Molecule: Bacterial RNase P class A
Organism: Anaerolineales bacterium
RNA sequence: CAGGUCGACUUGGUGGUCGCGGCCCCAUGCAGAUGGGGUCGAGGAAAGUCCGCACUCCAUAGAGCACGGUGCCGGAUAACGUCCGGAGGGGAGCAAUCUCCUGGAUCGGGCCACAGAAACAUACCGCCAGGUCACAACCUUGUGGCCAGGUAAGGGUGAAAUGGUGGUGUAAGAGACCACCGGCGCGGCAGUAAUGUUCGCGGCCGGGCAACCCCCACCGGGAGCAAGGCCAAGCAGGGACGCGGAGCUGCUCGUUCCGUUGAGUCCCGGGUAGGCUGCAAGAGGUGUGCUGUGAAGCACAUCCCAGAUAGAUGAUCACCCAGGCGGUUAACUAAGGGAGGAAGUCCUUAUGGAUGUAAACCUUGCUUACACGCCGGACAGAAUGCGGCUUACAGGUCGACCUGGGGU
Numbered sequence: 001c002a003g004g005u006c007g008a009c010u011u012g013g014u015g016g017u018c019g020c021g022g023c024c025c026c027a028u029g030c031a032g033a034u035g036g037g038g039u040c041g042a043g044g045a046a047a048g049u050c051c052g053c054a055c056u057c058c059a060u061a062g063a064g065c066a067c068g069g070u071g072c073c074g075g076a077u078a079a080c081g082u083c084c085g086g087a088g089g090g091g092a093g094c095a096a097u098c099u100c101c102u103g104g105a106u107c108g109g110g111c112c113a114c115a116g117a118a119a120c121a122u123a124c125c126g127c128c129a130g131g132u133c134a135c136a137a138c139c140u141u142g143u144g145g146c147c148a149g150g151u152a153a154g155g156g157u158g159a160a161a162u163g164g165u166g167g168u169g170u171a172a173g174a175g176a177c178c179a180c181c182g183g184c185g186c187g188g189c190a191g192u193a194a195u196g197u198u199c200g201c202g203g204c205c206g207g208g209c210a211a212c213c214c215c216c217a218c219c220g221g222g223a224g225c226a227a228g229g230c231c232a233a234g235c236a237g238g239g240a241c242g243c244g245g246a247g248c249u250g251c252u253c254g255u256u257c258c259g260u261u262g263a264g265u266c267c268c269g270g271g272u273a274g275g276c277u278g279c280a281a282g283a284g285g286u287g288u289g290c291u292g293u294g295a296a297g298c299a300c301a302u303c304c305c306a307g308a309u310a311g312a313u314g315a316u317c318a319c320c321c322a323g324g325c326g327g328u329u330a331a332c333u334a335a336g337g338g339a340g341g342a343a344g345u346c347c348u349u350a351u352g353g354a355u356g357u358a359a360a361c362c363u364u365g366c367u368u369a370c371a372c373g374c375c376g377g378a379c380a381g382a383a384u385g386c387g388g389c390u391u392a393c394a395g396g397u398c399g400a401c402c403u404g405g406g407g408u
Base pairs, nucleotide, nucleotide: 001404002403003402004401005400006399007398008397009396010395012320013319014318015317016316017315018314020041021040022039023038024037025036026035027034028033043379047390048389050388051387052386053385054384055224056223057222058221067220068219069218070217071216072086073085074084075083076082087102088101089100090099091098092097103215104214108213109212110209111208112207124155125154126151127150128149130147131146132145133144134143135142136141163181164180165179166178167177168176182205183204184202185201186200187199188197189196190195228277229276230275231274237268238267239266240265241264242260243259244258245257246256247255248254284303285302286301287300288299289298290297291296321377323375324374325373326372331367333365334364335363336362337361339357344355345354346353347352
């Protein structure tokens, strides 16, 4: 310098004009409000709503069943399917590094395409001894058929056929036995553990699938801020007063009952519209220090940092800052061309030769400034809050590491 891997961060600035929301102050106004000033006003993902919580209401003796979720080990955390560290196995890359899987297969059930005799207990070919029949040879053998057996060493099928190699053994064979190798289990040692191992012991060595049921361990009540709480027009309802009628009496007063859907006044509970709250001081931010490999934790200091409700946080102009593109030239360098063979220097000597196509010069190519012109900042926008995951995203900055090339 080029290419790559991993991690962290960032997500333009200034000014003018017009405009929006919250809060505070001032002025005017009875008030609704209006005007002016100040201050604050989106994100790393505010998104998807996929996990986990806080908070709220409802349900709830306790225990179990059922159902759902998680699943190597240890740690972090309010919690998690997240994160950190570690273990075993597979895959990609030269490498840095990335990526996938991982409780249990002797509780039990189920499944294993095609092929194959057989996929869970199996004999198709082959091998072997026996019985019997036939033939040959001939006196104990051979060949063939049949019967009922032994055998997983060999052949064949398959992704997979019951550890591998060699030997002993046997009628033939077989971990049946032996040596070595591989696996599994138990013990020792190391480690908190998963697990590891130049250790020891045991022939223990008849597959796979649990992302099929199942078993084991742990976790899980439901609904959600349109949760929930408070205030409360209008309309409807109830009550009192009032008004009318009837009874008690001959009348009045009083009282009881009935009606009041004619108007009015007052009161009551639930509660619609609407308003307030929940709702912005928090598992908060920033900085420093300490502890820890790390996720993270602790201490101190400091800061207050959106709260709309059909939903404010914007529009436009100018300049600047990153960045990109175009294109010219200087410069460097490479290649090609380049003589009547420059100048200078040297040799020879009076005419030549060397340096020497070397240079100048011309053309082309590579790299690349300054000036100039044009373009130009993505993805996207809170709606109770928080921790994660996932997805979208133009560009820029920093750090560590790997590979290749070059220089000293």